[in-house]
Context: one part of a larger RNA
């Protein structure tokens, strides 16, 4: 001056509590620990690691193992020499890589030698290293925590460490403001400046709309054409306790008060002070030391990273009737598409395959949204629930689906009848529920990340009491 205390005292957060859906049991799916293993590469380990680096492991990736190769090395420079190429073309030998033969083969200037350029060998010279060490280290991230704190100049106190300011009375989400005060300023934060969203005016009117008017069709903004309307995207207004009313010295609180499309921070987002954990990353990059140099480098073929007695976190799907099955019928966002995405037509039960067309897209396509509504059907049953194993036959991608790929079709039909002890995450368009895109990406183990709308709840009396933080305050053998 801190820090801690099963001291006090104020107040706050889905922190308890009222709610409402999970986890934990059961089957898969990913991650991890363990064991196996030639190898099962490496890193992350309460909170803050464990669908996490990895937003794509069959080969590549690939760093790990086995084996076969290379040594100035796979890449880029410098020098000296030597060939004239590079490249192609044929053989041998291998799993490839490599490694060896034979042949054909430069340009430019100049008569020429010779000089430049460029390629290839050689010699030396800088190489490389995913190899320690994140307790050497920048950078960059995680947390506390969007918590309301930290701090400084100056002046005052104190011998000093330091206080003081920043406490105090009240407010607020806020060190937010007011008032008071030996303090008076002042900075980093907080707030607002930015971005979407919610209204409305304006400008503009294709590809996007279509009210009136025409035309046209089985049907259809299909034509003409219009500029109202959605929409689109530029520009601007709009919310400030501005007005009332109560309370209060002020700040401000409250009010089924006005007005308004919103009201008291409207709704979400991007934004993380000083500082803490010697928190995390030498494996995204960079670097100090350090250790390797015919190997700890570098190339390549297979193999592993997919193992499997088990233990654990995260998730899908289920255990049914507020439900499955059939059939018919409607309404979104948001984004992708030229080695693409494909209308339509034919063949297949499907997966898709074979033609053909339209768009580098508000114009053409992915694309069917699904939960919904109507109709029928199955009546509590391990079923017409459930989809795990599994047998068959297929499609597709890619040199290649044995180890190890999705996806299809025909049989198979496992556990499971709501989960102990304990846990978790939400306060509004929010949980919950449905379905749809995108990134990576030949393909794909995505049930995973990010994103979009559709459906659309319940509870919060209150703050003793778990957990975490804040500010006073006190006690302390702790720094």
């Nucleotide at each position: 001056u801190g820090a801690c205390g099963g001291g006090g005292g104020u107040c706050c957060g889905c922190a308890c509590a009222a709610g409402c859906g999970g986890u934990g049991g059961a089957g898969c799916a990913u991650g991890u620990g363990g064991u196996u293993u030639a190898a099962u590469u490496c890193g992350a380990u309460g909170a803050u690691a464990c669908g996490c680096g990895a937003g794509g492991a069959a080969c590549c990736u690939u760093a790990c193992c086995u084996g076969g190769g290379c040594u100035a090395g796979a890449a880029u420079g410098c020098u000296g020499c030597c060939u004239g190429a590079c490249g192609g073309a044929u053989c041998c030998u291998g799993a490839a890589a490599g490694g060896g033969a034979u042949u054909u083969u430069c340009u430019u200037a100049g008569c020429a030698a010779u000089a430049a350029g460029c390629a290839g060998g050689u010699a030396g010279u800088a190489a490389g290293g995913u190899g320690c060490u994140g307790c050497a280290u920048g950078g960059c991230c995680g947390u506390c925590g969007u918590c309301a704190g930290c701090u400084c100049g100056u002046g005052c106190c104190g011998g000093g460490a330091g206080g003081u300011g920043u406490u105090g009375g009240g407010u607020u989400a806020a060190g937010u403001c007011c008032c008071g005060c030996a303090a008076c300023g002042a900075g980093c934060g907080c707030a607002a400046c930015c971005c979407c969203u919610a209204u409305c005016u304006u400008c503009a009117g294709u590809u996007g709309c279509c009210a009136a008017c025409a035309u046209g069709u089985a049907a259809a903004g299909g034509u003409g054409g219009g500029a109202a309307c959605u929409c689109u995207g530029g520009a601007g207004a709009a919310a400030c306790u501005g007005c009332c009313g109560u309370c209060g010295u002020a700040a401000g609180a409250c009010g089924c008060g006005a007005g308004g499309a919103a009201g008291g921070a409207g709704g979400g987002g991007a934004u993380g002070a000083u500082g803490u954990c010697a928190g995390g990353u030498c494996a995204u990059c960079a670097u100090g030391g350090c250790c390797u140099u015919u190997a700890u480098g570098c190339c390549c073929a297979g193999g592993g990273c997919u193992a499997c007695a088990c233990a654990c976190g995260u998730g899908c799907u289920a255990c049914a009737a507020u439900g499955g099955g059939g059939g018919a019928g409607a309404c979104a966002a948001a984004g992708g598409g030229c080695a693409g995405c494909u209308a339509c037509c034919u063949g297949g039960u499907g997966a898709c395959a074979g033609g053909a067309u339209g768009c580098g897209a508000a114009u053409c396509u992915c694309a069917a949204a699904a939960a919904c509504u109507c109709c029928c059907u199955c009546u509590c049953a391990g079923u017409u629930c459930a989809g795990a194993u599994c047998g068959g036959a297929g499609u597709c991608u890619g040199c290649a689906a044995c180890u190890c790929g999705a996806c299809u079709c025909c049989g198979u039909g496992a556990a499971g009848c709501u989960g102990g002890a304990a846990u978790c995450g939400c306060u509004a368009g929010u949980a919950a529920u449905c379905g749809c895109g995108c990134a990576u990406c030949a393909g794909c183990c995505a049930u995973g990340g990010c994103g979009c709308g559709g459906u659309g709840a319940a509870u919060a009396c209150g703050u003793u009491c778990c957990c975490g933080g804040a500010c006073c305050u006190u006690g302390u053998a702790c720094a």
About this RNA: A computed fold for a 479-nucleotide part of an RNA from an uncultured bacterium, annotated as small-subunit ribosomal RNA, 3' major domain. The prediction has a mean pLDDT of 83.